C1' cells in the first nucleotide's frame, strides 16, 4: 500500500440581516371569544420514512368451554411486550477478522419433484452380465444319426443395482468371502440412524463405551399433523362547549274583539297581514381537552459476561392542524482536487505538516406517544483479519 470485518459518535459551529409558526410580558382597538405593535423565549430526525410486528391509551363486545381462522415454533435469559436484544447449542458460508439460519414433524396421510434419464420412489432393467430355452452357423469327439459337448449371434422367459450413462439429488462407502452373475446376502473397517450405560452441563447439546445390519431419497415460508400465544376497531379512538338555518316536543299570545310588521323623531293614521314568540333537547359549521411528565433524558452507584435492572442527584427538549421549524452573506473547521514552494521521516516504492487557489456536504421533514425491526443516504473515528512489497 490493496482487498475486508466489526464497533462507535456526528449530522458542521458561531455572528449579522431577512422570514415562518406556537407560548410569555406590555401596550393599543374592540370588549364575548379577539385583532394589532414591540420585546423575550422555544421550534424535526437517525432514520421523523415503510406502516411490517409489539405495547400504552380510548371506544364497543364479553359466564363458561370447545371449533374454525391468524401467529408463532433450538435453549437459557432479558422486557410492558415481540417476528425484537443478549447469552450459548447445533447446521451452513468464508483462508479469515466475522456473518447468516420460521432451527417440531417426511416412519399419520395427501400433494410435488421442471429437462434429462431405464427409473424420482408400496423401487426401477436402456446398455451390460448371468441362466434357461428354440433357431441357424463354426469347431471338437464319435459307434458317423442334426448324437453330445463347446462358441458367436437371433427370438422369448428370467435372475442382477457391482459397471455405463442422466441429473441439484440415483437407494450408504472401500476391502474380502460368497455367488450362474450379482447384492448388506456375510464378514472387518468407515460414515450415519436408533437404543441402553456412564459423565460433563440449569438447558439445548456434548463426551466416552456397548449393542441393533436398522441404510425408509428431498420438500412442511405445498396441504397437513404436533405444542405454545391469540377478541375487535383506531387520536378521523374518544370526551366536552356549542352558533346560523331547517325540521322535533312543550308553553304563551293571536286570526276582523286582529297578534306582529311597514311608513314616521312619537302618536294617531295609512298598507300588509296569519302567524309571532320563549323554553327544551338532538345534530351540523366552528372551537376546547386528548397533547405532550414519559416503560423519558443525562451523569452516577450496585448487581449481571451481555441485554438489562437498580441507587442518588439534575432536566424539561416542538406541539402545529392545510399545517411553521427556512434563506442570505462573513469567519472557522472537515474533506477532495490541483500547482507551486519550505520544514520533515523513509535505502526505497512513497508519505507527513505549514502556505495558496478552486470546489464538496448526502437520505430525507414531526401530525396521540413509546420499544423493535426493515429500506435510504454522507464523511469521520477506532479495533480486528487475509494478501502484496520492502527492512
Nucleotide at each position: 500500500a490493496g482487498a475486508g470485518c466489526a464497533g462507535g459518535a456526528c449530522a458542521a459551529a458561531u455572528g449579522a440581516c431577512c422570514g415562518c409558526u406556537g407560548c410569555c410580558u406590555u401596550g393599543c382597538c374592540a370588549c364575548u371569544g379577539g385583532g394589532c405593535a414591540a420585546g423575550g423565549g422555544g421550534g424535526a430526525g437517525g432514520a421523523a420514512a415503510g406502516u411490517c410486528c409489539g405495547g400504552g391509551c380510548u371506544c364497543c363486545a364479553c359466564a363458561g368451554g370447545a371449533c374454525a381462522g391468524g401467529g408463532u415454533g433450538c435453549u437459557g435469559g432479558g422486557u410492558a411486550a415481540c417476528a425484537c436484544c443478549c447469552a450459548g447449542u447445533c447446521c451452513c458460508g468464508g483462508c479469515g477478522a466475522c456473518g447468516g439460519g420460521a432451527a417440531g414433524g417426511a416412519a399419520a396421510g395427501u400433494g410435488c419433484c421442471a429437462c434429462a434419464g431405464a427409473a424420482a420412489a408400496c423401487a426401477a432393467a436402456c446398455c451390460g452380465c448371468c441362466c434357461u430355452g428354440u433357431u441357424u452357423g463354426a469347431u471338437a469327439u464319435c459307434c458317423a444319426g442334426c448324437a453330445u459337448a463347446u462358441c458367436c449371434a437371433u427370438c422369448a422367459g428370467g435372475g442382477u443395482a457391482a459397471g455405463g450413462g442422466u441429473g441439484a439429488a440415483a437407494a450408504g462407502g472401500u476391502g474380502a468371502g460368497g455367488u450362474a452373475a450379482g447384492a448388506g446376502c456375510u464378514c472387518a473397517c468407515c460414515a450415519g440412524u436408533c437404543c441402553c450405560g456412564c459423565c460433563g452441563g440449569u438447558g439445548a447439546c456434548g463426551g466416552c463405551g456397548g449393542g441393533a445390519g436398522c441404510u425408509u431419497g428431498g420438500u412442511a415460508a405445498a396441504c397437513c399433523c404436533c405444542g405454545c400465544c391469540u377478541g375487535g376497531a383506531g387520536c378521523a379512538a374518544g370526551a366536552c362547549c356549542a352558533a346560523a338555518u331547517a325540521g322535533g316536543g312543550g308553553g304563551a299570545c293571536g286570526a276582523u274583539u286582529g297578534a306582529g310588521g311597514g311608513u314616521g323623531g312619537u302618536c294617531c293614521g295609512c298598507c300588509c297581514g296569519a302567524g309571532u314568540u320563549c323554553c327544551c333537547g338532538g345534530g351540523u359549521a366552528g372551537g376546547u381537552c386528548g397533547c405532550u411528565u414519559g416503560a423519558u433524558c443525562u451523569c452516577u452507584c450496585u448487581g449481571g459476561u451481555a441485554a438489562c435492572a437498580u441507587u442518588g442527584a439534575g432536566a424539561c427538549u416542538a406541539g402545529a392542524u392545510g399545517a411553521a421549524u427556512g434563506g442570505u452573506c462573513a469567519u472557522u473547521g472537515u474533506c477532495c482536487c490541483g500547482a507551486a514552494a519550505g520544514c520533515g521521516g523513509g535505502u526505497g516504492a512513497c508519505u507527513g505538516c505549514u502556505u495558496c487557489g478552486g470546489g464538496a456536504a448526502a437520505c430525507a421533514g414531526a401530525a396521540c406517544c413509546c420499544g423493535g425491526c426493515u429500506u435510504a443516504c454522507g464523511g469521520c473515528c477506532u479495533g480486528c483479519u487475509c494478501u502484496g512489497a520492502c527492512a

The prediction has a mean pLDDT of 75. The RNA shown here (Bacterial RNase P class A) has 391 nucleotides and comes from a Thermodesulfobacteriota bacterium. It is recorded under the gene name rnpB. The sequence is in RNAcentral, with records from ENA. It matches the Rfam family "Bacterial RNase P class A". Rfam links the family to the GO terms tRNA processing, dimeric ribonuclease P complex and ribonuclease P activity. By type it is a ribozyme. The model forms 95% of the base pairs in the Rfam consensus.